[in-house]
The part of an RNA shown here (small-subunit ribosomal RNA, central domain) has 350 nucleotides and comes from Echinochloa phyllopogon. NCBI's taxonomy places the organism under Eukaryota, Tracheophyta, Magnoliopsida, Paniceae, Echinochloa.
Context: one part of a larger RNA
RNA sequence: UUGGGCGUAAAUCGCCUGUAGGUGGCUUUUCAAGUCCGCCGUCAAAUCCCAGGGCUCAACCCUGGACAAGCAGUGGAAACUACCAAGCUGGAGUAUGGUAGGGGCAGAGGGAAUUUCCGGUGGAGCGGUGAAAUGCAUUGAGAUCGGAAAGAACACCAACAACCAAAGCACUCUACUGGGCCGACACUGAUACCGAGAGACAAAAUAUAGGGGAUCAAAUGGGAUUAGAGAUCCCAGUAGUCCUAACCGUAAAUGAUGGAUACUAGGUGCUAUGCGACUCUACACGUGCAGUGCUAUAGCUAACGCGUUAAGUACCCCGCUUGGGGAGUACCUUCGCAAGAAUGAAACUC
Numbered sequence: 001u002u003g004g005g006c007g008u009a010a011a012u013c014g015c016c017u018g019u020a021g022g023u024g025g026c027u028u029u030u031c032a033a034g035u036c037c038g039c040c041g042u043c044a045a046a047u048c049c050c051a052g053g054g055c056u057c058a059a060c061c062c063u064g065g066a067c068a069a070g071c072a073g074u075g076g077a078a079a080c081u082a083c084c085a086a087g088c089u090g091g092a093g094u095a096u097g098g099u100a101g102g103g104g105c106a107g108a109g110g111g112a113a114u115u116u117c118c119g120g121u122g123g124a125g126c127g128g129u130g131a132a133a134u135g136c137a138u139u140g141a142g143a144u145c146g147g148a149a150a151g152a153a154c155a156c157c158a159a160c161a162a163c164c165a166a167a168g169c170a171c172u173c174u175a176c177u178g179g180g181c182c183g184a185c186a187c188u189g190a191u192a193c194c195g196a197g198a199g200a201c202a203a204a205a206u207a208u209a210g211g212g213g214a215u216c217a218a219a220u221g222g223g224a225u226u227a228g229a230g231a232u233c234c235c236a237g238u239a240g241u242c243c244u245a246a247c248c249g250u251a252a253a254u255g256a257u258g259g260a261u262a263c264u265a266g267g268u269g270c271u272a273u274g275c276g277a278c279u280c281u282a283c284a285c286g287u288g289c290a291g292u293g294c295u296a297u298a299g300c301u302a303a304c305g306c307g308u309u310a311a312g313u314a315c316c317c318c319g320c321u322u323g324g325g326g327a328g329u330a331c332c333u334u335c336g337c338a339a340g341a342a343u344g345a346a347a348c349u350c
Stems, first nucleotide, its partner, number of pairs: 004321003007304002014201001016199002021194003025088004033081002035077005041071002049065006091191001092188003096183004103177002106174004110154001114150008125136002163168001208245004216240001220236004258317002261314003266295006273288004299306002323350003333342003
């Protein structure tokens, strides 16, 4: 490289937007670039193939003929791809009427709990563990009542539920704002799909500056345990945890399953919404669309399992893989304040 693959064996970029590029709906016309057919030229000799001949045969040699992909020219065909022109509405989008939602961002408000402080009552323990001790407490702890302050998180509702590209998202209200879904009828008329590079976003932790600091808690100290205990358990406790600005760009960033489209038995839930019939309405019933679960047929799979939300049947585009270790290491380069990230080998060894 070809072929084969990528849920769990190596392998889908964390996720989205999008440039080049690849691919692309239906009908008619033009053209003849791709495509297909005919003819002609060329493709040295030798070789190969066929026929004949010469060395006693053969190898070998000689003579003649034939073949030939490709390339160029020329004459045609017009289904398909491309091109030209015109149209269509099913893909895509716009407008319009509804609708659900912890989608985003900013501001305001709230109550429980925790800790601390102040005051009252009270008077000896509290706390903690497998058992203890360190610790707190007569300078009055713990308990209980009243008051104040602070910061962080939002019990029940709560779901197998909802929303979001992913990361993620939940006390309540308000302002601004993104996307989805459903309905009927209009409009544009292929405007589409994927997407190398590139760019936006991206948990936690780390790092910078300024705030904040209730709780919890790496580090650290002490008490236990133990042969030891740099751990597990206990008492304390600093970074951090929170906010603002800016950085990092990684996770078992998982559905370990890239995106788009079409097709292929059912059954049963939930969410949002439309229609039908019934009814005073609602529930329940039938049915359509969108999403989200469970189960199962065909098919697939090494098996497990997947199974209209495919890992089935097809097609288009991207990414990635090629024995284990060495190694996500070394070196170069790019990015970063740093920590490091990205890219990414080989020797050697089994």